[in-house]
Predicted 3D model of a 1416-nucleotide RNA (small-subunit ribosomal RNA) from an uncultured bacterium. Its mean pLDDT, the model's own confidence on a scale to 100, is 82. Rfam family: Bacterial small subunit ribosomal RNA. Gene Ontology terms of the family: ribosome and structural constituent of ribosome.
């Protein structure tokens, strides 16, 4: 100066690397391929004879076995391997059929195998081309090619014969026509021209015909995706005759005829896809795949085509077209890995350009052999299954180290360490396989096939296996630990980083994020992530539902469909049940072998749930025949009815119009107005004109399939009920598609039009009011005709049939009965319809419940979390508007029902409270005092914030307090403990100096105490443990307090109801102050509360009598209980009585209890105090204290001296004084209770205008002192900013203290402000109360305005009453709330991203076209 995983257990090649064995798989792009291999063969078919051996040679060139390159030929190359493009198809799977057919090479059986002929590669001659490949001449062989002959068979004619399944099939027989063959290896005779020629034998071709086998072709049965938002599809289509055509059938093709097939049980289209055996799941039916291995089909760059052959429309064949590659000399040629390696590419993602024919297996060949990327090994991936190892036993000071800690320990952990043993597997070594049966070779034997003996032959492999050496040696990691789900702690982090399947986790104590200790799964493997199935009875056959949770079509009729009464009979379809074929092998299970075990594998048996044949039963379905009559209809003969449609008609009312009477206002509204009206309304009266609707009857009555129907009359028409029981004989039920009908609103078109009234004006409410009120008003409501097809078309309950206690009403009909007959009328009963209330049973409850939502059966609609969205595309209806059918993308954990407690309503009932209202005083206005909040400041310390902070902590901030600032110090420390050393100069008093002081220098007195003499103890200093904190967290806390609220409630056993939360009790009638008490009741008791019990206060008795009292009875005094005495009275302070709705009347169904009265000091809680349920509200406090965590530690501790907490434009809270005459000021006079007093209260007296000083008596207090005002009596002042009111400030003092500047208090004199009673608004308060008046204590050196706690004196007024306003309590609704209405929740906007209409310009096409021409 450069690199950045050199290594530190991980960015590792964990080990066994001769990669442990063993099975098993391993391209998405049927995308493109370099290179090599992947199908030859035979000379025992033929003409040959190029290399190389070897012999000869004239060097031309012969021969010769082994053999053999090209060719002729024959076989094979259609197998075997590879892919899954394409195919919804007789592909495929299974069962058949072929009397419509093939079949090479094999196996079996009868025959034959005779006679010519003429050609042609190779070869040689000459040529063409770059090349691939090719012409022409000439010569030749065959088991190559082509006549003849001969012949079972094969056409054809005639003909017997047997059989069958419709065509026919089989087998004989007469007579035609045309129709084979090859040879070759061998052993042996014979002849011979030695080249061959015949003759017999073996072997092995050829060749015809018959059968087997074995592979195919063809046809049918059933079987297996998705889509109706594909509903109509077809002209070779469907048939039929004649013809081709095939190995065969057949519209396969052709001609003419005929008009036919096919489809809701899904035709035709789109979509996706190779099918099976099986795999993977699951209790099973089921789901989901179709990789490996095995059956089958289809492809072979794409698409089309045929030839050859037994077999092909042929992956390594040809041929024609396309792409796209490579060669080219530019003419013109070659090519096809989806065979087996292997390569770009592509992707999250898949191997070696190995090795061998030993074995199995195929081709050719007589065989030797030769080819085989089938195959048989290996080679890479833990990718999957199985099996092993990384060590085993002792071994506690329970080591050291980590992590927790309650600091005692306790985990890690017998884990190491240390001692002993073992040696898989790996490493050295060294022995070493099965797998060979069979082939070859050579020998012997046989006439020959054969046999017998020996000898070769392994890719894997020097592999597996054995043996021996050494030596614990060389091998452990991944998730996970909040709950589903085994396993917690610690620190770090602070809605940050992150996690997360799901629920949720994370804002300063995270067992849930990091990391650490430790634990828990599993282990050479462990997680993630995908996909499947399963849990999920969450698509329900098995095995669900539809009344409110998603879901009964708006109704009805009705086609195909499903489903169907009651007897015979018969048939034997389904339906049982034997038997047969099959239902390949592997797979799976089960019972056995092998590999040391396992995975693996090898045999056996099930299995293969199906399908076919055949034999048999016939009772249920079915089907044919024949009856029945209980279901369905038909008849007679009543009967109710707003059922429906047309035509006619009444009468009330509203508005209009004409007239009469009449005069000012009508009309509306909460209250107005807009609006009508003197041009006469409004009101009356009388006439007439339209149009709509039918009061009263009238009814949870009625009719109707639903929508829906109401004056009256007539006509016309449909269903219904009853009663007879005549008739027909299952004629029934239900209903996808379909067709009909169908409220209101809306559409056409033509007519009506009075009320009413969308829209639209105007008035009003309102912030606003496109609204709710009001005043007009147009469509429209009405009629005809035609269209729309939806409603919360609701009983949110589809029809239908049968069955399952009841009670009670109302509508039609009927039948008995009694009341002397009829008639009404009333009772029983039958049938139908329509309400209620209930039994079982159902239901998640709610609730249903002979009108089911019970119990069954039969059909048909529909549902399958919520939003998107009943929306969007398409189709089909319509005029329109719109309907019908109806997705997905995204999104969310949730969305719902139906009960429950609570809260909570501008819901309802009932009742309370100075809660309103009656009254009475205040506050908000002024000054000044306190407190707060803003601001300011070095600091203005800190807490408290709606009621329930704010004269609240703080019952007393000049220093101290003080915790805040400034500015000097100190650091085991201002305070405790333990301990070690040290000191005797202790400690501790006291001077002096500097200084603000702390602190610092320096001198001076003083010289510690006990003692068993070891020490001990109490002080310093000097260390170490450690102190210290008013620092944080009241949202870690404990304790306290504060609120609802002294409001009447809060609960709990046991029983009883409900699946449950939960309810009953505790509600309900009454009555209380009160869940107070009584009745009543599935409850019946019991606690916390609520009275009471405790304390003051009001009567009285009674005991005691000193400091208190003093009536009598004394003594004293100017006078006083000042003294003797007394206990009577006041008082004191023990005790005790007293009041209990006890008594009396009335009221209350009884009771509780309420009104009233009597006595009585008190009377209904007598007055007042403490006393405060279950909880609420993360209420308020870490600054009373206490504590858990944190966090400073020469300081965030601690000391000290100034400061500040006492600032001041302003805001509010809370008080005091006031504004005056019910006063104010000067005088004089009375009357209290509860208290405090020794560094204290202080009489009195003197001084001083006073504040207060000085002297000083009592008093440790029922003894002494603090010590009253209001009020009374006199008197001034007389309505004013005043003799009201006192702030402010000015000046001079007093007191207390170390110090009164900042910042006390008082007093004196002087100054005399605001204020004349308070705006919206707001308190307090029911009797000795409120208002007024004082007095007293705490705290304190001083400091108090009533700030706070207490004392007493003076002493009103007012409550009809519960309708409103605030707070409660109890019951009852309704809820989409539950941090509970300060809830929850909708849209718009605003911010952004997409996306889409709109709009302005320009252009082309198109439409339509005013003026204007022209013609009619």
């Nucleotide at each position: 100066g450069g690199g950045g995983a050199a290594u530190a257990c991980g960015g590792c090649g964990c080990g066994a690397u001769u990669c442990g064995c063993c099975c098993u798989u391993g391209c998405u792009u049927a995308u493109a391929c370099a290179u090599g291999c992947a199908a030859g063969u035979c000379g025992a078919g033929c003409g040959g004879u190029a290399a190389g051996g070897c012999c000869c040679u004239u060097c031309g060139g012969g021969g010769u076995a082994c053999a053999c390159g090209a060719g002729c030929g024959g076989c094979g190359a259609a197998c075997g391997g590879g892919u899954g493009a394409g195919u919804a198809a007789c592909a495929c799977g299974u069962g058949g059929g072929u009397g419509a057919c093939c079949u090479g090479c094999c196996c079996u059986c009868a025959g034959c195998u005779c006679u010519g002929g003429g050609a042609u590669a190779a070869g040689c001659c000459c040529g063409g081309g770059a090349a691939a490949c090719u012409g022409g001449g000439u010569c030749u062989a065959a088991u190559a090619c082509c006549g003849g002959a001969u012949a079972u068979g094969a056409c054809c004619u005639c003909u017997c014969a047997a059989c069958g399944c419709a065509u026919g099939u089989u087998g004989g027989g007469u007579g035609g026509u045309g129709g084979a063959a090859a040879g070759c290896c061998u052993g042996u005779g014979u002849c011979u021209g030695u080249g061959g020629a015949u003759g017999u034998g073996g072997g092995u071709g050829g060749u015809u015909g018959g059968g087997g086998a074995u592979g195919g072709g063809c046809c049918c049965g059933c079987g297996g995706c998705c889509u109706a938002u594909c509903a109509g599809c077809u002209u070779g289509u469907u048939g039929g005759u004649g013809g081709g055509g095939u190995g065969a059938u057949g519209g396969c093709c052709u001609a003419c005829c005929a008009a036919g097939g096919c489809g809701g049980u899904g035709a035709c289209g789109g979509g996706u896809a190779g099918c099976c055996g099986g795999c993977c799941u699951g209790a099973g039916a089921g789901g989901g795949c179709g990789a490996c291995c095995g059956g089958c089909c289809a492809c072979a760059c794409u698409g089309g085509g045929a030839c050859u052959g037994a077999g092909a429309c042929a992956c390594g064949g040809c041929c024609c077209a396309g792409a796209c590659u490579c060669c080219u000399a530019c003419g013109g040629g070659a090519g096809g890995c989806a065979g087996c390696a292997g390569u770009g590419g592509g992707g999250a993602a898949u191997a070696u350009u190995g090795c061998g024919c030993a074995a199995u297996g195929g081709g050719c060949g007589g065989a030797a052999g030769c080819c085989u990327g089938a195959c048989g090994c290996a080679g890479c991936g833990a990718c999957g299954c199985c099996g092993c190892g990384u060590g085993g036993g002792g071994g506690a000071u329970g080591a050291c180290g980590g992590c927790c800690u309650u600091c005692g320990g306790g985990u890690u952990g017998u884990a190491a360490a240390c001692c002993u043993c073992u040696u898989u597997c790996g490493c050295g070594a060294u022995c070493g396989a099965c797998g060979a049966a069979g082939g070859c070779c050579c020998g012997g034997u046989u006439u020959g096939u054969g046999u017998c003996g020996g000898g070769u032959u392994g890719a894997c492999g020097g592999u597996a296996g054995g043996u021996c050496g050494a030596g614990a040696a060389g091998a452990a990691g991944c998730a996970c630990c909040g709950g589903c789900c085994a396993a917690c702690u610690a620190c770090g982090u602070g809605c940050c980083a992150g996690c997360a399947g799901c629920c949720g986790c994370g804002g300063u104590a995270a067992u849930a994020c990091g990391u650490a200790g430790g634990g828990u799964g599993c282990g050479a493997g462990c997680g993630u992530u995908g996909u499947c199935c399963g849990g999920a009875a969450u698509u329900a056959u098995u095995g669900g539902g539809c009344g409110u949770a998603a879901a009964g079509a708006g109704c009805u009729c009705g086609u195909a469909g499903g489903c169907g009464g009651u007897c015979u009979g018969u048939c034997g379809c389904g339906u049982c049940g034997g038997c047969u074929g099959u239902g390949a092998a592997a797979a799976c299970u089960c019972g056995g072998g092998g590999c040391u075990c396992a995975a693996c594998u090898c045999c056996g048996a099930g299995c293969u749930u199906g399908c076919a044949g055949u034999c048999g039963a016939u009772a249920c379905g079915g089907g044919c025949a024949g009856g029945c009559u209980a279901g369905a209809g038909u008849u007679c003969g009543g009967c109710a009815g707003g059922g429906g449609a047309g035509a006619c008609u009444g009468g009330a009312a509203u508005u209009c119009c004409u007239g009469g009477u009449g005069u000012a206002g009508c009309g509306g509204u909460g209250a107005a107005a807009u609006g009508c009206g003197c041009a006469g309304a409004u009101a009356u009266c009388a006439g007439g004109a339209g149009g709509a609707a039918c009061a009263c009857c009238g009814g949870u009555g009625g009719c109707g399939a639903a929508g829906g129907c109401g004056g009256g009359u007539c006509u016309c028409u449909g269903g219904g009920c009853c009663a007879a029981c005549a008739c027909u004989g299952a004629c029934g039920c239900u209903g996808a598609g379909g067709a009909g009908c169908g409220a209101a609103a809306g559409c056409g078109u033509g007519g009506g039009g009075a009320g009413c009234g969308a829209a639209c004006a105007g008035g009003a409410u309102u912030a606003g009011a496109u609204a709710c009120c009001c005043u007009g008003g147009u469509a429209g409501u009405c009629c005809a005709c035609g269209c729309u097809g939806u409603a919360a078309a609701c009983g949110u309950u589809g029809g239908g049939u049968a069955c399952u206690a009841g009670g009670u009403g109302u509508g039609g009909c009927g039948a008995c009965c009694c009341g002397a007959c009829c008639a009404a009328c009333g009772g029983u009963u039958g049938c139908c319809g329509u309400g209620c209330c209930g039994a079982a049973g159902c239901u998640a409850a709610c609730g249903c419940a002979u009108u089911a939502a019970g119990u069954a059966c039969c059909c048909c609609g529909c549902c399958u979390g919520g939003g998107g969205a009943g929306u969007a595309c398409g189709g089909c209806c319509g005029c329109a508007a719109g309907g019908c059918u109806g997705a997905a993308a995204c999104u969310c954990a949730a969305a719902g029902g139906a009960a429950u407690u609570g809260a909570c309503g501008g819901g309802g009932g009932c009742c309370c409270g100075c809660a309103c209202a009656a009254g009475c005083a205040g506050u908000g206005g002024a000054g000044c005092a306190u407190g707060u909040g803003g601001u300011u400041u070095a600091a203005u310390u800190c807490g408290a914030c709606g009621c329930a902070a704010c004269g609240c902590g703080a019952a007393g901030a000049a220093c101290c307090u003080u915790a805040c600032c400034u500015a000097g110090g100190c650091u085991u420390g201002a305070c405790a403990u333990g301990u070690a050393c040290g000191a005797g100069c202790a400690a501790g008093c006291u001077c002096u100096c500097a200084g603000a002081a702390a602190c610092g220098a320096g001198g001076g007195c003083c010289c510690c105490u006990c003692u068993u003499c070891g020490g001990a103890g109490a002080u310093c200093g000097u260390g170490c443990a450690c102190a210290g904190g008013u620092g944080c967290u009241g949202c870690a806390u404990g304790g306290c307090u504060g609120u609802c609220g002294u409001c009447a409630g809060c609960u709990c056993g046991u029983g009883u109801c409900g699946u449950g939360a939960g309810a009953u009790g505790u509600u309900g009638g009454g009555u209380u102050a009160a869940g107070u008490c009584c009745c009543g009741c599935a409850a019946c008791g019991a606690g916390c509360g609520c009275a009471a019990c405790c304390c003051c206060u009001g009567u009285u008795c009674u005991u005691a009598g000193u400091u208190g009292c003093c009536a009598g009875c004394g003594c004293g005094u100017a006078a006083u209980g000042g003294c003797g005495g007394g206990g009577a009275c006041u008082c004191u302070a023990g005790g005790a009585a007293g009041a209990c709705u006890g008594c009396c009347g009335g009221u209350g169904c009884c009771a509780a209890a309420c009104c009233g009265g009597a006595g009585g000091a008190a009377g209904g809680u007598g007055g007042g105090g403490a006393c405060g349920a279950c909880g609420u509200c993360a209420a308020g406090u870490c600054a009373u204290c206490a504590u858990g965590g944190u966090c400073c530690u020469u300081a965030c501790g601690u000391c000290u001296a100034g400061g500040g907490c006492u600032a001041c434009a302003c805001a509010c809270g809370u008080g005091c004084u006031a504004c005056a005459a019910u006063g104010g000021g000067c005088g004089g006079g009375a009357c209290a209770g509860a208290g405090g007093g020794g560094g204290c209260c202080g009489a009195g007296g003197c001084a001083g205008c006073a504040a207060u000083g000085c002297c000083a008596a009592g008093g440790c207090a029922a003894u002494c002192c603090c010590a009253a005002a209001a009020c009374c009596c006199g008197u001034c002042c007389u309505c004013a900013g005043u003799u009201c009111g006192g702030a402010u400030u000015g000046u001079c003092g007093u007191c207390u203290g170390c110090a009164a500047c900042u910042c006390g208090a008082c007093g004196g004199c002087a100054u005399g402000a605001a204020g004349c009673u308070g705006g919206a608004a707001u308190u307090g308060c029911u009797a000795g109360u409120a208002a007024u008046c004082g007095u007293g204590g705490a705290u304190c050196a001083g400091c108090a305005u009533c700030g706070c706690c207490a004392c007493g004196g003076u002493g009103a007024a007012u409550a009809c009453g519960u309708u409103c306003c605030c707070g409660g309590g109890c019951c009852u609704u309704g809820c989409a709330c539950a941090c509970a209405c300060c809830g929850c929740c909708c849209g718009u906007c605003a911010c952004a991203a997409g996306g889409g209409c709109g709009a302005a310009u320009c252009g082309u096409a198109g439409c339509u076209g005013a003026c204007g021409g022209u013609u009619g």